The RNA shown here (Lysine riboswitch aptamer) has 180 nucleotides. Its mean pLDDT, the model's own confidence on a scale to 100, is 78.
[in-house]
RNA sequence: AGUAAGGAUAGAGGCGCAAAGACCAUUAUUACAUAAUAUGAGGAUGAUGAGAUCCUAAGAUUAUUAUGGAAAGGGGAAUUUGCCGAAGCUUUAAGACUCUCACUCAUCUUGAAGCUGGUUCUGACGUUGAAUAAAUGCAGGACUGUCAUAUAGGAAACUAUAUGGAGGGCUAUCUUACGC
Numbered sequence: 001a002g003u004a005a006g007g008a009u010a011g012a013g014g015c016g017c018a019a020a021g022a023c024c025a026u027u028a029u030u031a032c033a034u035a036a037u038a039u040g041a042g043g044a045u046g047a048u049g050a051g052a053u054c055c056u057a058a059g060a061u062u063a064u065u066a067u068g069g070a071a072a073g074g075g076g077a078a079u080u081u082g083c084c085g086a087a088g089c090u091u092u093a094a095g096a097c098u099c100u101c102a103c104u105c106a107u108c109u110u111g112a113a114g115c116u117g118g119u120u121c122u123g124a125c126g127u128u129g130a131a132u133a134a135a136u137g138c139a140g141g142a143c144u145g146u147c148a149u150a151u152a153g154g155a156a157a158c159u160a161u162a163u164g165g166a167g168g169g170c171u172a173u174c175u176u177a178c179g180c
Stems, first nucleotide, its partner, number of pairs: 002178003006175006014084001016083005023076002032068007042055004046105002048102004087116010117144007125137004146165008
């Protein structure tokens, strides 16, 4: 010289990622409440099944009309904060959550494994959702950053084009061991 995915620190990609967010739209001529008319035995407790409890002929439920009339989740947002596997998704395990039970489902939290460099567009395709918003999965494109290889230009640094890979990456600095 070099080898070890060695270790540590600091950075870059850009409509970059995530969280909070006054306020705003949608949800919504909705749910729900009251009254009237009609009907006439069921109904409620996240869904399903079983039980338990409660309401109900002093009218459950359903429908129509009138009056009043939300909220949560999701979305936009001035601005602020933390960051660059930032973060997201899938599978799986444990726990929490219902009045009780259920090797069922939904929701939330924590861990493990795997995938994705990033942004964006199309597909009324799948899942969630009130939604043709949005998120996400799959597929197909575009743009962009990074490294390697090849070609061309150049004294070189590097630039352009093409192909390919992946963030356990890339760049910079320091350091450990082996070796010289």